[in-house]
RNA sequence: AUGUUAUCAAGAAAGGCAGAGGGAAUAGACCCAAUGACGCCUUAGCAACCCUUUACAUUUCGUAAAGAAGGUGCUACAUUCUACCAUUGUCACUUCGAGCACAGUCGAGAAGUCAUGGGUAGAUAACGC
Numbered sequence: 001a002u003g004u005u006a007u008c009a010a011g012a013a014a015g016g017c018a019g020a021g022g023g024a025a026u027a028g029a030c031c032c033a034a035u036g037a038c039g040c041c042u043u044a045g046c047a048a049c050c051c052u053u054u055a056c057a058u059u060u061c062g063u064a065a066a067g068a069a070g071g072u073g074c075u076a077c078a079u080u081c082u083a084c085c086a087u088u089g090u091c092a093c094u095u096c097g098a099g100c101a102c103a104g105u106c107g108a109g110a111a112g113u114c115a116u117g118g119g120u121a122g123a124u125a126a127c128g129c
Stems, first nucleotide, its partner, number of pairs: 002128007013043005021032003026083004044075003049071002051067006079121001084118004089114001092113005099106001100104001
């Protein structure tokens, strides 16, 4: 660098160093940042992927509960949000609006927004190449 599988709205911060941008990339939005962000180090913590113990099950893959010594990870914002696709709405909302024929609190339909699901991309773990 790349493949497979799983997870990604929960949770968890202080100190030191340093000094300008940062929140992965593109665009837009929204945020963080000289009251020092981002980053690095130390300590602390969170979680439970690997892991440990117990029980159950079993041809095999496992399931449940408890735990936290070790390997990772994480400790602003949903992976900060949106982008692509689909679905839903018979009064969801906004705008436009054929038509009826000059009337309306009419209205087929279209676009956007909102909502839900999926996808793309990404992050992390475990395994493989």
Molecule: SAM riboswitch aptamer (S box leader)